SAM riboswitch aptamer (S box leader) from a Chitinophagaceae bacterium, 113 nucleotides, folded computationally. Taxonomically the source falls in Chitinophagaceae (Bacteria, Bacteroidota, Chitinophagia, Chitinophagales). Model confidence (mean pLDDT): 81 of 100. It was read from a public genome assembly, where an Rfam model found it.
RNA sequence: CACUUAUCAAGAAAGGUGGAGGGUAAUGGCCCUAAGAAACCUUGGCAACCUCCUUUUAUACAUUAAAAGGAAAGGUGCUAAUUCCAUCACGCCGGCGGCGUGACAGAUAAGCC
Numbered sequence: 001c002a003c004u005u006a007u008c009a010a011g012a013a014a015g016g017u018g019g020a021g022g023g024u025a026a027u028g029g030c031c032c033u034a035a036g037a038a039a040c041c042u043u044g045g046c047a048a049c050c051u052c053c054u055u056u057u058a059u060a061c062a063u064u065a066a067a068a069g070g071a072a073a074g075g076u077g078c079u080a081a082u083u084c085c086a087u088c089a090c091g092c093c094g095g096c097g098g099c100g101u102g103a104c105a106g107a108u109a110a111g112c113c
Base pairs, nucleotide, nucleotide: 003111004110005109006108007107008106013043014042015041016040017039021032022031023030026087027086028085029084044079045078046077049075050074051071052070053069054068055067056066057065058064083105088102089101090100091099092098093097
C1' cells in the first nucleotide's frame, strides 16, 4: 500500500520555534489565517479502538465468544465549523430548490498481508 470489521451530529488548551498558507482524493463553495497558516517542540486536556477489571449470557465451563458497566498505567488517535457543505443514486415536498436515506471517497482503531 491492499483487504476485513467497527465508529465518525458529542468532546477537548496554553506556551515556544516558524513565517504563508490551511480546512486530509478531485472539483465547486464556504470558512480559518500577520490579532500569525502549515510543520516541529514542551506541558495539558478529550475520548475509549487495542489493553485492564467486574457482572451476565452461550457453551466444549477455559487463557473461548458476545453484551453491559467501570478504569485510564501502557499502545494509538484527536484537541474550529456534522467527515465544514455539496457532487452520485433513490424517495418525498414542490418552482430548478429544500428535506430524508444510502452509496462513493476520506479519517481513526484492531486484525490480516